[in-house]
């Protein structure tokens, strides 16, 4: 200098003018008064790193619940952290990369069942197409039967690899080495590892984000949860009054038909209002423990709480980026997206920028 890897920060700054929102202080309309506090003024507060997707986990609330099982869903190497987790940290194993580093649902296919395109003789305790060997036969070209997994061919994959022996030809058939399985020993909390020891010729290949088996976890619904206050109208209940040969309507009247009064109290629900609501697994600093995730102690701080849903608009100067330039300056631009009960994560989106550490290559000293 070029190309990479990992982690983190910030999310333009300052001022002016005009607004919005809810809180505090003062004011105190209406009202007889009290209460409620309209209006106005002042003060201080007012989105995010993801507030998003709503994919996991928890708090909180209500319902259900003796205990256990079935069904269903999820998780799946080991240890730790945590309120909890499918998250995070550390470690093991496998894969990729020269490397920093990155990726992996990483239990069991030897319980059972299923699945596997094309090619190929054969896709599974398998298999004889070519080849090799033996026997029989022969018109001497071959044919038939059997043996054989060494060689060829097919395929992503064909029942360990190399060599020697052996054999009719072959074959873990035998042996040596390598690899694998099992048992032990050693190291480690464990996963696991070992140029360790013994044993076993080596077995039934793949696939479980296929059914399944094994182990573990999980009751359901959600702040539109839930709690309180509570109108008008309609309806319900109780008591009292009136009264039924009644009243009211249709009708001039009778018959006929339809309909059923008043008052007080009670409780349920709707509209509406209040609450839940923001002090919390909180934030900052210092010190300690731990490799780390994290945790302990002390001190300090209070940082949105709306509901037809505020957090904005205009402008000045400066900063940043791009373009133009007469080098004085001028013009244009500003991402993703926006609380709604609250936290811990994951995932996805993100303009212009900044910082730290590490790696590879080339060059110079």
């Nucleotide at each position: 200098g070029a190309g990479u890897c990992a982690g983190c920060c910030a999310a333009g700054a300052u001022g002016a003018u005009c607004g919005c929102u809810g809180c505090c202080u003062g004011u105190g309309a209406c009202g007889a008064a009290a209460a409620u506090g309209a209006u106005c003024a002042g003060g201080g507060g007012g989105a995010g790193g993801a507030a998003a997707g709503u994919c996991c986990g928890g708090g909180c609330u209500c319902c259900a619940u003796a205990g256990g099982g079935c069904a269903g869903a999820g998780u799946g190497c080991c240890a730790g952290c945590u309120a909890a987790c499918g998250g995070c940290u550390g470690g093991g194993g496998g894969g990729c990369g020269u490397g920093a580093g990155c990726c992996c649902a990483c239990g069991a296919c030897a319980a059972g069942u299923g699945c596997a395109g094309c090619a190929g003789a054969g896709a599974g305790g398998a298999g004889a197409c070519c080849g090799c060997c033996a026997a029989u036969u022969u018109u001497c070209g071959g044919a038939u039967u059997g043996g054989u997994a060494a060689g060829g061919g097919u395929g992503a994959a064909a029942g360990g690899g190399u060599g020697c022996g052996g054999u009719a030809a072959g074959a873990g058939c035998g042996c040596a080495c390598c690899g694998g399985g099992c048992c032990g020993c050693u190291a480690g909390u464990a996963a696991u590892a070992g140029u360790c020891g013994g044993u076993u010729g080596c077995a039934a290949g793949g696939u479980a984000a296929a059914c399944u088996c094994c182990a573990c976890u999980c009751g359901g619904a959600g702040c539109a949860a839930g709690a309180c206050c509570a109108a008008a109208u309609a309806g319900g209940g109780u008591u009292c009054c009136u009264u039924a040969u009644g009243g009211c309507g249709u009708g001039g009247c009778c018959c006929a038909c339809g309909u059923u009064g008043g008052a007080a109290c009670c409780g349920g629900g709707u509209a509406g209002g209040u609450u839940g609501c923001u002090u919390g697994a909180g934030c900052c600093a210092u010190a300690g423990a731990g490799c780390g995730a994290u945790u302990u102690a002390u001190g300090g701080c209070c940082u949105a709480g709306a509901c037809g849903a505020a957090u904005g608009a205009u402008u000045a100067u400066c900063a940043c980026u791009u373009u133009c330039u007469u080098c004085g300056g001028a013009a244009a631009g500003g991402a993703c997206a926006a609380a709604a009960c609250c936290c811990g994560g994951c995932u996805u989106a993100u303009a212009c920028g900044g910082c730290u550490g590490a790696c590879u290559c080339a060059c110079u000293c």
This is a predicted structure of a 365-nucleotide RNA (Bacterial RNase P class A) from Pseudoalteromonas sp. NGC95. The same sequence occurs in records of 7 taxa. A source record names the gene rnpB. Of the family's consensus pairs, 94% are formed in the model. Rfam family: Bacterial RNase P class A. By type it is a ribozyme. Model confidence (mean pLDDT): 75 of 100.